[in-house]
The RNA shown here (transfer RNA) has 76 nucleotides and comes from Fusobacterium naviforme.
The coordinates come from a structure-prediction model, not an experiment, and the mean pLDDT is 82.
Lineage of the source: Bacteria > Fusobacteriati > Fusobacteriota > Fusobacteriales > Fusobacterium.
It matches the Rfam family "tRNA". By type it is a transfer RNA.
The sequence is in RNAcentral, with records from ENA.
RNA sequence: UGUGUCUGUAGCGCAGCUGGAUAGCGCGUCAGACUCCGACUCUGAAGGUCGCGGGUUCGAAUCCCGCCAGACACAU
Numbered sequence: 001u002g003u004g005u006c007u008g009u010a011g012c013g014c015a016g017c018u019g020g021a022u023a024g025c026g027c028g029u030c031a032g033a034c035u036c037c038g039a040c041u042c043u044g045a046a047g048g049u050c051g052c053g054g055g056u057u058c059g060a061a062u063c064c065c066g067c068c069a070g071a072c073a074c075a076u
Base pairs, nucleotide, nucleotide: 001075002074003073004072005071006070007069008068011027012026013025014024020058029045030044031043032042033041051067052066053065054064055063
């Protein structure tokens, strides 16, 4: 450098991927309750162009194409 496979979803780790309607879980963050103050615990909230761009479809995180990044394998 080339080819192939896999991965890319909230700050972090991940689920969801034989298309279906509000995109979720845990941790973390913030607020409240509790407490003399904290911690623990409980309740609630915020947080996402589902890597980027196109296409198919009534409908795409999910299918198709291209590109980007990472991992692995093979080749030179």